[in-house]
Molecule: FMN riboswitch aptamer (RFN element)
Organism: Oceanobacillus saliphilus
RNA sequence: AUAUUCCUUCGGGGUCGGGUGAAAUUCCCAAUCGGCGGUAAUGAAGCACUUGCUUCUAAGUCCGUGACCCGUGCGGUUUUCGAACCAAGCGGUGGAUCUGGUGCAAAUCCAGAACCGACAGUUAAAGUCUGGAUGAGAGAAGGGAUUU
Numbered sequence: 001a002u003a004u005u006c007c008u009u010c011g012g013g014g015u016c017g018g019g020u021g022a023a024a025u026u027c028c029c030a031a032u033c034g035g036c037g038g039u040a041a042u043g044a045a046g047c048a049c050u051u052g053c054u055u056c057u058a059a060g061u062c063c064g065u066g067a068c069c070c071g072u073g074c075g076g077u078u079u080u081c082g083a084a085c086c087a088a089g090c091g092g093u094g095g096a097u098c099u100g101g102u103g104c105a106a107a108u109c110c111a112g113a114a115c116c117g118a119c120a121g122u123u124a125a126a127g128u129c130u131g132g133a134u135g136a137g138a139g140a141a142g143g144g145a146u147u148u
Base pairs, nucleotide, nucleotide: 001148003146004145005144006143007142008141009140010139017029018028019027031128032127033117034116035065036064037063038062043056044055045054046053047052060115061114069092070091071090072089075086076085077084078083097113098112099111100110101109119131120130121129
C1' cells in the first nucleotide's frame, strides 16, 4: 500500500420586515436555506523550471445516493392461536436551468434571469413552525485484527 472484517466518534440549514384577516412564521409582498459521494477550464500550496507533476479545493437544478413513502420480508416479539406488531436485506416511487460572456473546450468558471423542496399536524394552504426524531442515514474521520 491492497483486500476483508470489527470497534469508536462525527454526520442538515433556513421567514428579517410588512399586507389581508376572527385566525396565517402556512395566503400575498418580501426574506432566507441548500445532506452525502463523483465529475473541475476555478482557487491555494508544494515540487519541478517551459509549461509539467502532486495534494487540497466551489454543482440545490449534471451522474449517482440518503432521509420520507409503498411493496416484499431473513429474523424477532406478543397472542384470545384468528392474527397483530417490529424489522436486516432487496425492489419501487421520488424535485428543479436557462440565457449571455470568455475560451479549443463550460450543465461546475464569470454575469444575469429563473426554478425546486417527503410525510403527519395546525383557528388558514408550510422547504423554513410543531411532530415521528435524544430516531434513521448516504457517508466522513480515527483505531484494532487478519490478508497479499